[in-house]
Predicted 3D model of a 73-nucleotide RNA (transfer RNA) from a Candidatus Pacearchaeota archaeon.
RNA sequence: GCUUCGGUAGCUCAGUUGGAAGAGCACCACUCCGGUAAGGUGGGGGUCGCGGGUUCGAAUCCCGCCCGAAGCU
Repeated sequence: GCUUCGGUAGCUCAGUUGGAAGAGCACCACUCCGGUAAGGUGGGGGUCGCGGGUUCGAAUCCCGCCCGAAGCU
């Protein structure tokens, strides 16, 4: 330098005929228990890597850039 895959909540990851974002764990409150852990109920938390474009509408499609992994040279 080229190719492929990936970047979404604190972490691990879902989310493709485009209709506006979720799970598990973690965190907070309450509950439960003789107490702790576990369990139960509820809650907070997201410019979907960045910038443009297409569209009534983009995490999703297109272009450029940044970062990571693997491969090739």
Annotation:
Rfam family: tRNA. Rfam classes the family as a transfer RNA. The coordinates come from a structure-prediction model, not an experiment, and the mean pLDDT is 81.